[in-house]
Context: one part of a larger RNA
């Protein structure tokens, strides 16, 4: 360069912006490179195949025909593309009117619990377990009232529900803010798509400084269990778990399914909005947008998928190319460490 692929067998980037580059809608007019079926012109001779001759044969050499030119190059018109030009409105946006929702940041505030402290009441026991025992209590516990504190999370609503590019978001109220959705018109008029590098954003764990510490709880320490028990259980406990800044940048970051367009049977739900009907509390039913179950035709190796495709199609990215060694080692860039990332070979089955 290529071929064949990436949902479970290797293989879709953890998510988006987006700059180079790739592709790009529709009408006419113009024209350089370029790309082109076909045309016209060249591409010597010799040699390659055929006949048929001369060397005694052959190799070799003459003759003469056919074939072919790898296919280039040239030329004139013509296709499509591209460039330009001037134009549409179907792609994309924008404006208005409505609309739903745990989307984000930030500021206050609620109850329940849960611990802990004070004070009452009270008296021998709590607690925990398969069953015990550390433990806690006669210095008054556990149980029960009252009163105070302190952090974290928000029962029911809650959903087979919503939002959001993913990571992921749940109490209520303000403020400030993105995106998404109908709906009817008007406007731009292709501005689109995809995006290597770059730049952001990322569970939880972990690490800087500093706060906070109710609970929970790695490590650790006892108790039990056991042949043993560095463990499943029990008692307790310290980073941490929270906050504020700043790093880390990884995961079964999963739909194990990259993004965008378009095009294909039906059925039942479900949420969010517009219309229509109607004996409008509501029921029907068409349609737009989301989310779920079946399921035809097609796909698949099977499972399974199945208008939210894994089905038919096209652009553009990323990725795979036998286990093992190894996602390692060296190098390189990145980190305050931990490490990430990038990424081999020997060997060996």
């Nucleotide at each position: 360069c290529u071929g064949g692929g990436c949902g479970u067998a290797a293989a879709g980037g953890g998510c988006g912006c987006g700059c180079a580059g790739g592709c790009g809608g529709u009408g006419c007019c113009g024209g350089c490179c370029g790309u082109u079926a076909g045309g016209c012109g060249u591409g010597a001779a010799a040699g390659c195949c055929c006949c048929g001759g001369g060397c005694u044969c052959a190799a070799c050499c003459c003759g003469g025909g056919a074939a072919u030119g790898g296919c280039g190059c040239u030329u004139a018109a013509g296709a499509c593309a591209c460039c330009g030009g001037c134009g549409c409105u179907g792609g994309a946006g924008u404006u208005c009117g409505g609309g739903a929702g745990a989307g984000g940041a930030g500021a206050g505030u609620g109850g329940a619990a849960u611990u802990c402290c004070c004070a009452g009441u009270g008296u021998a026991g709590a607690g925990g377990u398969g069953a015990a025992a550390u433990u806690c209590g006669u210095a008054g516990a556990u149980a029960u009232u009252g009163g105070g504190a302190a952090g974290a999370a928000c029962a029911c609503c809650g959903g087979u529900g919503g939002c959001g590019a993913a990571g992921g978001c749940g109490g209520c109220u303000c403020u400030c803010u993105g995106g998404c959705c109908c709906g009817c018109a008007a406007c731009u008029g292709a501005c689109g798509c995809u995006g290597a590098g770059g730049c952001g954003c990322g569970a939880c764990a972990g690490c800087g400084u500093g706060g906070g510490g109710a609970g929970c709880a790695a490590a650790c320490a006892g108790g039990a269990u056991u042949a043993g028990a560095u463990a499943c259980c029990c008692u307790g406990g310290u980073a941490g778990u929270c906050c504020a800044c700043g790093c880390c940048g990884u995961a079964a970051a999963c739909g194990a399914u990259g993004u965008g367009u378009g095009c294909u049977a039906g059925c039942c739900g479900u949420u969010g909005g517009g219309g229509a009907g109607c004996g409008c509390a509501g029921c029907u039913u068409c349609u737009c947008g989301g989310u779920g179950g079946c399921g035809c035709a097609g796909c698949u190796a099977a499972c399974g998928c199945g208008g939210u495709a894994a089905g038919c199609a096209c652009a553009c990215c990323g990725c795979c190319u036998g286990g093992g060694g190894a996602g390692u080692a060296c190098g390189g860039c990145c980190g305050c460490a931990a490490g990430g990332u990038u990424a081999a070979a020997a060997c060996u089955c």